[in-house]
A computed fold for a 102-nucleotide RNA from Sporolactobacillus mangiferae, annotated as Purine riboswitch aptamer. Rfam family: Purine riboswitch aptamer. Rfam 15.1 lists 4,097 matches to the family in 1,411 species. Its family is annotated with purine nucleobase biosynthetic process in the Gene Ontology. The family is grouped with related families in Rfam's "Purine riboswitches".

RNA sequence: CAGAUAUGAAAAACGAACCCUCAUAUAUUUUUGGGAAUAUGGCCCAACUGUUUCUACCCGGCGACCGGAAAUUGCUGGACUAUGAAGGGAAAAUGCGACGUU
Numbered sequence: 001c002a003g004a005u006a007u008g009a010a011a012a013a014c015g016a017a018c019c020c021u022c023a024u025a026u027a028u029u030u031u032u033g034g035g036a037a038u039a040u041g042g043c044c045c046a047a048c049u050g051u052u053u054c055u056a057c058c059c060g061g062c063g064a065c066c067g068g069a070a071a072u073u074g075c076u077g078g079a080c081u082a083u084g085a086a087g088g089g090a091a092a093a094u095g096c097g098a099c100g101u102u
Stems, first nucleotide, its partner, number of pairs: 018088002021085005026056001031047005041066002050057001058078007
């Protein structure tokens, strides 16, 4: 270079629920208003803030502090929610078999 033989190749979509473990968000946070309790107490209601974010924004323990007033605070343990991921798990579809009904 010529001929023959072989059949795949690429892209897209989808893969529920539930459980568990992670990642990101957020620090279960910030700023206020009204009311309540008072060392056996330290809460209730509402608004705002923070998240490419819906929701949540509290509970317990151990301390501090406040000498009776109106104000809390430190440390520590705990999640919930949104999205994504690994694993478990299961559904659907198809084939075969059994049983029931038509």
Its mean pLDDT, the model's own confidence on a scale to 100, is 75. The source organism's lineage runs through Bacteria, Bacillati, Bacilli, Caryophanales and Sporolactobacillus.